[in-house]
RNA sequence: CGGGGUGUCGUAUAAUGGUAUUAUUCAUGGCUGGGGGUCAUGAGACCCGGGUUCAAUUCCCGGCACCCCGA
Repeated sequence: CGGGGUGUCGUAUAAUGGUAUUAUUCAUGGCUGGGGGUCAUGAGACCCGGGUUCAAUUCCCGGCACCCCGA
């Protein structure tokens, strides 16, 4: 320098244009004499900017970060 891939709660993940999923974590409460364990409820996220669309995590363009391949 060229090509390709990935980017989602603190962490790890799913999502074929229509309420963003699950596990863990955290908070509160129940069961227990307490702890552990378990159950219930709740909190927390779409890398950034622009475009298309009634509607974008999703499609398009540009950027940034990381990874891979080539030179």
Predicted 3D model of a 71-nucleotide RNA (transfer RNA) from a bacterium. Rfam family: tRNA. By type it is a transfer RNA. Rfam's curators write: Transfer RNA (tRNA) molecules are approximately 80 nucleotides in length. Model confidence (mean pLDDT): 82 of 100. The sequence is in RNAcentral, with records from ENA.